Predicted 3D model of an 81-nucleotide RNA (c-di-GMP-I-GGC riboswitch aptamer) from a bacterium. It matches the Rfam family "c-di-GMP-I-GGC riboswitch aptamer". Gene Ontology term of the family: cyclic-di-GMP binding. It was read from a public genome assembly, where an Rfam model found it. Of the family's consensus pairs, 91% are formed in the model.
RNA sequence: UCUGAUAAGGGCAAACCUCAGGAAACUGGGGGGCGCAAAACUACGGUUCCAUAUUUAAGGUGGAAGGCUGAGUUGCCAGAG
Numbered sequence: 001u002c003u004g005a006u007a008a009g010g011g012c013a014a015a016c017c018u019c020a021g022g023a024a025a026c027u028g029g030g031g032g033g034c035g036c037a038a039a040a041c042u043a044c045g046g047u048u049c050c051a052u053a054u055u056u057a058a059g060g061u062g063g064a065a066g067g068c069u070g071a072g073u074u075g076c077c078a079g080a081g
Stems, first nucleotide, its partner, number of pairs: 001080004011036002016031006034067001040073003044070003047065006
């Protein structure tokens, strides 16, 4: 640097249920386990969602997601070079 499984030690945790917070998107704790080799971090581009005033519309402002995608940073194990 490349590759990634019916491997090992481990890790994360979708839907759903539940308790709490929020106007909402959604978030946090507990249960759960669909999946994941970056399903780690950043929130920079695109994207999606909520709120809001205006508007024919595009778009603006404030917020949310990021386990949708591109980018950046860091990184476990095994194998190959």